[in-house]
Context: one part of a larger RNA
RNA sequence: CUCGGGUGAAGGAACUAGGCAAAAUAGUACCGUAACUUCGGGAGAAGGUACGCCGCUGACGGUGAAGUCCCUUGCGGAUGGAGCUGUCGGUGGUCGCAGUGACCAGGUGGCUGGGACUGUUUAUCAAAAACACAGCACUGUGCAAACUCGAAAGAGGACGUAUACGGUGUGACACCUGCCCGGUGCCGGAAGGUUAAUUGAUGUCGUUAUCCCUCGGGAGAAGCGGUUGAUCGAAGCCCCGGUAAACGGCGGCCGUAACUAUAACGGUCCUAAGGUAGCGAAAUUCCUUGUCGGGUAAGUUCCGACCUGCACGAAUGGUGUAACCAUGGCCACGCUGUCUCCACCCGAGACUCA
Numbered sequence: 001c002u003c004g005g006g007u008g009a010a011g012g013a014a015c016u017a018g019g020c021a022a023a024a025u026a027g028u029a030c031c032g033u034a035a036c037u038u039c040g041g042g043a044g045a046a047g048g049u050a051c052g053c054c055g056c057u058g059a060c061g062g063u064g065a066a067g068u069c070c071c072u073u074g075c076g077g078a079u080g081g082a083g084c085u086g087u088c089g090g091u092g093g094u095c096g097c098a099g100u101g102a103c104c105a106g107g108u109g110g111c112u113g114g115g116a117c118u119g120u121u122u123a124u125c126a127a128a129a130a131c132a133c134a135g136c137a138c139u140g141u142g143c144a145a146a147c148u149c150g151a152a153a154g155a156g157g158a159c160g161u162a163u164a165c166g167g168u169g170u171g172a173c174a175c176c177u178g179c180c181c182g183g184u185g186c187c188g189g190a191a192g193g194u195u196a197a198u199u200g201a202u203g204u205c206g207u208u209a210u211c212c213c214u215c216g217g218g219a220g221a222a223g224c225g226g227u228u229g230a231u232c233g234a235a236g237c238c239c240c241g242g243u244a245a246a247c248g249g250c251g252g253c254c255g256u257a258a259c260u261a262u263a264a265c266g267g268u269c270c271u272a273a274g275g276u277a278g279c280g281a282a283a284u285u286c287c288u289u290g291u292c293g294g295g296u297a298a299g300u301u302c303c304g305a306c307c308u309g310c311a312c313g314a315a316u317g318g319u320g321u322a323a324c325c326a327u328g329g330c331c332a333c334g335c336u337g338u339c340u341c342c343a344c345c346c347g348a349g350a351c352u353c354a
Stems, first nucleotide, its partner, number of pairs: 001349008010340002014338001019335001027051005036041001038172001052094012067079004071074001095099001107333007114325002119131002135170007147156003173320004178250003183247002185243005192238003203227005210219003251269005278312001279309001290306005
């Protein structure tokens, strides 16, 4: 020096990213116990008192001896209460610094964010605010169900049947959940436009039996072949409606009140519609350590407000919320070698020597 353990004057978190680690609390009985609350809780809240041993004694239990009595003489019955013992007390005494004497054995309180809760998770750096959850909502599915696995047979769903099953979102509970259907999606509609395979009207081209010829060539039916593609033709798309707890979206400029400031009010442009309630420097605020208040001697964190929301906002849920949490932030009491500032002791190593 490393590891494990112990003690410590005065101070007591000044340590540190952070009370990390350590210390402290601790049992049983009784007294007593706040805000808040979903009336269950919170709560072992908090905060107190008692506790050993010895003598005497009370009450209520367990067991049930000797003795006595009875007969049907038995390992019998009745009575009887000794002794031993358990629980809860009363009273007197006594020792120590200390009586849950060791071991064992909650630290506590306050404010606040997040998630309701118990649960689940990155086997081997993350346990969480992530996942799940009961509840809520939308949507599909009428049974040979939807959906999933499988070339298929078949199986799951389910030996279930819409109070069922599948998918999606949200996430207890309370109060609520505003406006927009223009875009995208989904659902409905079927008049019109467009449109595939199919059908193959028509035109045209090649070939040539034949005909004409100035012998170079030209015309050319049928058939065959190439091409053209009229007509027939569903869904879809276009189109017409609906739908946002579907994907999503939810403005700008200018002026105006008898101090100033501000703008209830007005004008104008654009939009499908211009963000409602609630919340707000927030797990969201760039400027920012915003400003004010609180706590500190001093506070970029914290708590309460304000609103100028760079860039909150309503089931990609909004705002609250008792209880809960190996959850985040802040404060206080107690406690301490975390520290001021280190010292010593016990043990195991390292190290030196043999």
The part of an RNA shown here (large-subunit ribosomal RNA, domain IV) has 354 nucleotides and comes from Dongshaea marina. It matches the Rfam family "Bacterial large subunit ribosomal RNA". The coordinates come from a structure-prediction model, not an experiment, and the mean pLDDT is 89.